Record summary:
Model confidence (mean pLDDT): 84 of 100. c-di-GMP-I riboswitch aptamer from Desulfuromonas sp., 75 nucleotides, folded computationally. It matches the Rfam family "c-di-GMP-I riboswitch aptamer". Rfam's curators write: GEMM was predicted in a large-scale screen for bacterial structured RNA regulatory elements. Lineage of the source: Bacteria > Pseudomonadati > Thermodesulfobacteriota > Desulfuromonadaceae > Desulfuromonas.
RNA sequence: UGAGGUCAAAAGCAAACCCAGAGAAAUCUGGGGACGCAAAGCCACGGGUCCUUAAAGGAUAGCCGGGUUGCCGGG
Numbered sequence: 001u002g003a004g005g006u007c008a009a010a011a012g013c014a015a016a017c018c019c020a021g022a023g024a025a026a027u028c029u030g031g032g033g034a035c036g037c038a039a040a041g042c043c044a045c046g047g048g049u050c051c052u053u054a055a056a057g058g059a060u061a062g063c064c065g066g067g068u069u070g071c072c073g074g075g
Base pairs, nucleotide, nucleotide: 005072007073012037013036017032018031019030020029021028022027035062041068042067043066045065046064047063048060049059050058051057052056
């Protein structure tokens, strides 16, 4: 440095649900709350799914693939 994630350590994120707000909706933001996550960090490139006014536009990265960045003692 790279791969891997068996045993750790120090950290991190935050499902459902509740409250407030935004939006036509899917859904998103903040607070609470933890089902879980070795990238559950980021990106809408491909596929899927969802919404709409179904031409097309929007949403979803915690659906799958891909790209890219990052923490770690021992082996």